Predicted 3D model of an 840-nucleotide part of an RNA (large-subunit ribosomal RNA, domain II) from Thalassiosira rotula. The coordinates come from a structure-prediction model, not an experiment, and the mean pLDDT is 81.
[in-house]
Context: one part of a larger RNA
RNA sequence: GAUCGCGUUCGCUAGGAUGCUGGCGUAAUGGCAGUUUGCGACCCGUCUUGAAACACGGACCAAGGAGUCUAACAUGCUCGCGAGUAUUUGGGUGUCAAACCCGGAUGCGCAAUGAAAGUGAAUGUAGGUGGGAACCGCAAGGUGCACCAUCGACCGAUCUGGAUCUUUUGAGAUGGAUUUGAGUAAGAGCGCGUAUGUUGGGACCCGAAAGAUGGUGAACUAUGCCUGAAUAGGGUGAAGCCAGAGGAAACUCUGGUGGAGGCUCGCAGCGGUUCUGACGUGCAAAUCGAUCGUCAAAUUUGGGUAUAGGGGCGAAAGACUAAUCGAACCAUCUAGUAGCUGGUUCCCUCCGAAAUUUCCCUCAGGAUAGCUGCAAUUGAUCAAUUUUAUCAGGUAAAGCGAAUGAUUAGAGGUUCCGGGGGCGUAAUGCCCUCGGCCUAUUCUCAAACUUUAAAUGGGUAAGAACCUGGGGUUGCUUAAUUGAACCCUAGCGUCGAAUGAAGGUUGCUAGUGGGCCACACCGGGUAAGCUGGUUUGGCGAUGCGGGAUGAUCCGAACGUUGAGUUAAAGUGCCAAAGUGUCCGCUCACCUAGAUCCCACAAAAGGUGUUGGUUCAUUUAGACAGCAGGACGGUGGCCAUGGAAGUUGGAAUCCGCUAAGGAGUGUGUAACAACUCACCUGCCGAAUGAACUAGCCCUGAAAAUGGAUGGCGCUGAAGCGAACCACUUAUACUCAACCACUAGGCCAAGUGCCAAGGCCUAGUGAGUAGGAGGGCGUGAAGGUUGUUGCGCAGCUUAUACCGUGAGGUUAAGUGAAACGGCCUUUAGUGCAGAUCUUGGU
Repeated sequence: GAUCGCGUUCGCUAGGAUGCUGGCGUAAUGGCAGUUUGCGACCCGUCUUGAAACACGGACCAAGGAGUCUAACAUGCUCGCGAGUAUUUGGGUGUCAAACCCGGAUGCGCAAUGAAAGUGAAUGUAGGUGGGAACCGCAAGGUGCACCAUCGACCGAUCUGGAUCUUUUGAGAUGGAUUUGAGUAAGAGCGCGUAUGUUGGGACCCGAAAGAUGGUGAACUAUGCCUGAAUAGGGUGAAGCCAGAGGAAACUCUGGUGGAGGCUCGCAGCGGUUCUGACGUGCAAAUCGAUCGUCAAAUUUGGGUAUAGGGGCGAAAGACUAAUCGAACCAUCUAGUAGCUGGUUCCCUCCGAAAUUUCCCUCAGGAUAGCUGCAAUUGAUCAAUUUUAUCAGGUAAAGCGAAUGAUUAGAGGUUCCGGGGGCGUAAUGCCCUCGGCCUAUUCUCAAACUUUAAAUGGGUAAGAACCUGGGGUUGCUUAAUUGAACCCUAGCGUCGAAUGAAGGUUGCUAGUGGGCCACACCGGGUAAGCUGGUUUGGCGAUGCGGGAUGAUCCGAACGUUGAGUUAAAGUGCCAAAGUGUCCGCUCACCUAGAUCCCACAAAAGGUGUUGGUUCAUUUAGACAGCAGGACGGUGGCCAUGGAAGUUGGAAUCCGCUAAGGAGUGUGUAACAACUCACCUGCCGAAUGAACUAGCCCUGAAAAUGGAUGGCGCUGAAGCGAACCACUUAUACUCAACCACUAGGCCAAGUGCCAAGGCCUAGUGAGUAGGAGGGCGUGAAGGUUGUUGCGCAGCUUAUACCGUGAGGUUAAGUGAAACGGCCUUUAGUGCAGAUCUUGGU
């Protein structure tokens, strides 16, 4: 000097908000309610890692309904007095249960230490050094509270030492120690109140299964005893008896009579088999019908009486003991206990977790540390960052022709060792061979191998408590006032890298102590939406845009609004935005494909198509096509019943040729015949093979009909690239307002005012939980009001204020009480508890 940025002042222009004011407007551009339409939108509460859940509670309404009181302790705060403090034991006084005054006792405090006997806190202006509020001073500088750090001193304990005195067994001075104390060092406590926390009490509320004590029951039912009652009609036909017959007799037979029986059929009675009938909010908390068992006895039944709860009674089923029985019922202990389930009532603002450590008869729970909040104090440092400097390391990788360990393959060698063989009578003879071994190589490996060796991560440092100079003390050290440590003092200010930010300390303290998911890295497992860990980030505790749907993926975290711009994801229609531009690929009749997590497909194939790599052939004419030739020695040799190119074996030459295999296939019993390799003619330019990877196809089968989200889409609306434009989140930017946090200014001058006013900047998610400030209800005291010219309450699309809990107001109804403010107090706020009562 130029450019850019910022600040201040002035001027101009354009706009925003607010305030004041004017106009318009009241059947409205306002308020409220109903109905309809578009978009968004799963049901609350709860336990849970996770709930819309096919997890549980919940039909609806009203009223009731759950952290209280007390004692002790801890901490904070207010107040009173203060080396003391606290009245209520006693006395005095008194306006007489109050208030006031006084003495004593007692509690706590004013002294500690030691197990105890015991001993017991000044050399001093109650010490020195560093920091330090504050005060003095013009300045330099000085004095330096509380408190912190550090070094000394004192008291007690422990260890040591032992002058001196003394009754000879004790006392004990000056001292010492890297030992120790809840000590001293010019006291700080006591008491009332209040908040929070902990513990004991029913202890936030409701809830057991149990346990104990004392009683009441045998009107049901079980059994015994006493005393009564009841039980048609048949059948069968025991003993005994009679008559007749037979017989020597014993006795037998026949016919009657007779009327026995835990006999039989069956009514009443008692019972209760089957229909698994009826009924099943019944007639009935066990009934009705038909069917069925028994029916003179272990029968049925009335009344009386006896047996009682760890007891009875039992033809025994744990049956029965009053609709109750593997231990009745009633009352009480008792509001029993529950580490378990459920519930736990108004608002706003600020902060905001943990599912981990250690221990526990610990694993559904506690304590402990961590993480959280609040309060106090202090005042310049702090950091999951980067840079620079420096230090430690043995993971990834790499290595194994380096050590350790594993491991493949040949090669060369041999004094030696082992096995086999040949020659040799044999040899520590010779030769051959297999292995060992040695040598140089080669292939592949290691969480518990390693020479080498990262990235990331970790530690330390980047100054005033430093640096330089002078002096002093010491029992340490040195030959030594030498050093070392400490102290005193003088000097030195570029405050010694970047970036960002208010940090440190103390006290009290809730909740948590089931976790889950993802990238990466590890352990177990064939694997798992499996199991166990580490770092980081999330979900939990969290909404918003996208992924159709969705705890955890992608984007991005949130006060109330307006405008603009984007992220991720998208732009044919559903559905806001491109039927955008440009290049390539893809055709899919079992239904091509279409966007992280993610809702799957593989090995293997394809002459579908598109690219690429390598090697060949080719104007000296390839490949393909058409045409011609494809011969001779020779029926080569062996083997074979046979084998002439072509069952098989060994071998695989020569000649003539442009070329023709001792033969590529067909064929024959064997030949023959055809064909191929190979050569040539016509033709005239590319051709063949192997491999590779894009899309596509095959591989690819399941049970209700079905899902790129749907429709649909084919020069895409598919796949792979590039570019431009556009859409929209509570993200970003700007503006306004609200709240919080931090900072700055303001009372002298003139009444009021600091819990205030003005300005600037940043921030605003939140479960458990903490803190602050408010709203509402009942009652008490004070104060001030409303009300028969209509209180409270109730009703209503009366209008308004406040972020909200809520408040004010109007009209109607109603007919007698009710508010505001300040202080105090509490049986103080409901949607849930299979809650209680009432109603529907």
Record summary:
The full RNA is in RNAcentral, with records from ENA. It matches the Rfam family "Eukaryotic large subunit ribosomal RNA". A reference for the family is Yusupov et al. (2001), "Crystal structure of the ribosome at 5.5 A resolution", Science. The family is grouped with related families in Rfam's "LSU clan". The source organism's lineage runs through Eukaryota, Ochrophyta, Thalassiosirales, Thalassiosiraceae and Thalassiosira.